[in-house]
Molecule: RNase P RNA; transfer RNA
Organism: Actinomycetota bacterium
RNA sequence: CGAGCCGACCGGGCGACCGCGUCGAUCUGGCAACAGAUCGCCGAGGAAAGUCCGGGCUCCACAGAGCAGGGUGGUUGUUAACGGCAACCCGGGGUGACCCGCGGGACAGUGCCACAGAAAACAGACCGCCGGACGGGCCGAGUUCGCUCGGGUCGUCGGGUAAGGGUGAAACGGUGGUGUAAGAGACCACCAGCAUUCCGGGUGACCGGAGUGGCUAGGUAAACCCCACCCGGAGCAAGGUCAAGAGGUUGCCUGCAUUGCAGGCAACUGCGCAGGCGUUCGAGGGCUGCUCGCCCGAGCCUGCGGGUAGACCGCUAGAGCCUGCCGGCGACGGCAGGUCGAGAUGGAUGGUCGCCGUUCGGAGGAUUCGUCUUCCGUUCACAGGACCCGGCUUAGAGGUUGGCUCGUCCG
RNA sequence: GGGCCCGUAGCUCAGUGGUAGAGCAGGGGACUCAUAAUCCUUAGGUCGCAGGUUCGAUCCCUGCCGGGCCCA
Numbered sequence: 001c002g003a004g005c006c007g008a009c010c011g012g013g014c015g016a017c018c019g020c021g022u023c024g025a026u027c028u029g030g031c032a033a034c035a036g037a038u039c040g041c042c043g044a045g046g047a048a049a050g051u052c053c054g055g056g057c058u059c060c061a062c063a064g065a066g067c068a069g070g071g072u073g074g075u076u077g078u079u080a081a082c083g084g085c086a087a088c089c090c091g092g093g094g095u096g097a098c099c100c101g102c103g104g105g106a107c108a109g110u111g112c113c114a115c116a117g118a119a120a121a122c123a124g125a126c127c128g129c130c131g132g133a134c135g136g137g138c139c140g141a142g143u144u145c146g147c148u149c150g151g152g153u154c155g156u157c158g159g160g161u162a163a164g165g166g167u168g169a170a171a172c173g174g175u176g177g178u179g180u181a182a183g184a185g186a187c188c189a190c191c192a193g194c195a196u197u198c199c200g201g202g203u204g205a206c207c208g209g210a211g212u213g214g215c216u217a218g219g220u221a222a223a224c225c226c227c228a229c230c231c232g233g234a235g236c237a238a239g240g241u242c243a244a245g246a247g248g249u250u251g252c253c254u255g256c257a258u259u260g261c262a263g264g265c266a267a268c269u270g271c272g273c274a275g276g277c278g279u280u281c282g283a284g285g286g287c288u289g290c291u292c293g294c295c296c297g298a299g300c301c302u303g304c305g306g307g308u309a310g311a312c313c314g315c316u317a318g319a320g321c322c323u324g325c326c327g328g329c330g331a332c333g334g335c336a337g338g339u340c341g342a343g344a345u346g347g348a349u350g351g352u353c354g355c356c357g358u359u360c361g362g363a364g365g366a367u368u369c370g371u372c373u374u375c376c377g378u379u380c381a382c383a384g385g386a387c388c389c390g391g392c393u394u395a396g397a398g399g400u401u402g403g404c405u406c407g408u409c410c411g
Numbered sequence: 412g413g414g415c416c417c418g419u420a421g422c423u424c425a426g427u428g429g430u431a432g433a434g435c436a437g438g439g440g441a442c443u444c445a446u447a448a449u450c451c452u453u454a455g456g457u458c459g460c461a462g463g464u465u466c467g468a469u470c471c472c473u474g475c476c477g478g479g480c481c482c483a
Stems, first nucleotide, its partner, number of pairs: 001407010012356007020043002023040007045382001049393002052391005057235004064292004069231005074088005089103001090101004104226002109224002111220003126165002128161003132157005138151005173191006192216001194213008239313004247269010271305007284296004320339008357380001360377007412482007421435004429466001437453005459475005
């Protein structure tokens, strides 16, 4: 200098004016709730997004047993928890920095493996190879001319064998030798791989070494399944408080009076109409699904029609953020100090101007032709809270910076 | 807030591990004086996108994109 790998951070800045939201102060009006005005502080993100995981918080009865269901899947850690993260192991890729992996089990069982190929999973045998029997024709030798013997070849039958064979993603270990009629782990040497025993290292996944065995076992579990571990449900419209009172249900009492009506009190409910069921012989509901078991329980269910999301709390100080030190390879943890940084509810964060920065274009000037500079116009991404937090994933213009690898050249 | 489904030719849909099809529409031809109908023939596919598992993916898994439905 070129080509890359892995992180960390920023993500337009400053000022003026106008406007918006919460909160606070002051003033005015009002009995008060509150309303208005002025001033002041603060006012979106690294992803606020997707809602894919995990937790906090709240309620359900502190949530039982069995079955079913769902999730996770190397090891050790980390954490409130996780499917996240860190380090390491194994496998794969890259010259390398480094990257990728749902990475348990295929001698518990079942299923599947298209086409091609002889054969696709208890092995079997289409071609081939080998020898045997029979038959046809050929050659050679002999001949009593009838035939006999030998050789090789072709066909049929019944055997041996699995060394070789176009295939395929995958062919029942590979190479060489011994052996044989031909062959074969049938036997031998080396290598690969499996099971098992022992030794050494490591917390562990696993790694290294030595021995023994049978000679060899296909793949697929992101197919069913098996194993180990984990999982109660619902969600801020959770949940709670307050206000107004027409009406309704149930219970009690009184009066009229008798399938009821009127009034009062209490509890619950909370729009109207119609129908149905029910208060211990219990409707209905809950404990995610089913069964058992248990619990709550006075209201509930269905249809039609209408109305409205009342106010406040929950609500933002939190596994918070920043700095420093310590422990740890690291994720992370501990201690000390500092700091407060949105809470809207039809939903506030915007607009204009000036200067600077940035992208691109045009015109001009300077130039050591690398570039610099002036003016004008233009551009500045992805995107925006709604209970909160930890991750993951996705979107995303540009910029700053740290560490590392490979190649080339020079000293 | 919670749950479910779909995406395949221009349109409507099959195909659920093994070379992607059907109907209609389109092009060409035949029949007809001509058109329609009918018959013959033909073109057209990143199977929404990306990655993975597998020998092999429309199908299985994961993450996105787009669309639809239900409950509160």